Model confidence (mean pLDDT): 84 of 100. Predicted 3D model of an 89-nucleotide RNA (c-di-GMP-I riboswitch aptamer) from Anaerobacillus arseniciselenatis. It matches the Rfam family "c-di-GMP-I riboswitch aptamer". Rfam links the family to the GO term cyclic-di-GMP binding.
RNA sequence: CAACGAUCAAAGCAAAACUAAGGAAACUUAGUGACGCAAAGCUAUAGGAGCUAAGCUUGUAAAAACAAGUAUGCUAGCCAGUUGCCGUU
Numbered sequence: 001c002a003a004c005g006a007u008c009a010a011a012g013c014a015a016a017a018c019u020a021a022g023g024a025a026a027c028u029u030a031g032u033g034a035c036g037c038a039a040a041g042c043u044a045u046a047g048g049a050g051c052u053a054a055g056c057u058u059g060u061a062a063a064a065a066c067a068a069g070u071a072u073g074c075u076a077g078c079c080a081g082u083u084g085c086c087g088u089u
Base pairs, nucleotide, nucleotide: 002089003088004087005086012037013036017032018031019030020029021028022027035077041082042081043080047079048078049075050074051073055070056069057068058067059066060065
C1' cells in the first nucleotide's frame, strides 16, 4: 500500500415499537429500547436508486372539490463516494 473479516483488544452506533417535540407529508430530533452493523462515521443540486407532494403546473370546473405531474422537502440502516479502529494475508 492492497485485499479480506474466521479469530483477538479497546471502544462505538442503535431497527421496530412507545412517549414528547417539529413538519402538509416523507421524515427528523430527544428519551426509553436493541433488530442488527467492521464503517450503521461523514457526504443528499452538480453519480444511480427510493420516499413524500406543501407550493406550483395541467385537466374537469363558475367556485369549491377531485385527479395527474413536479423537489425546491427527505432517505447515507439501498448502492455509491470519502475518511478511519483492530486483526489476518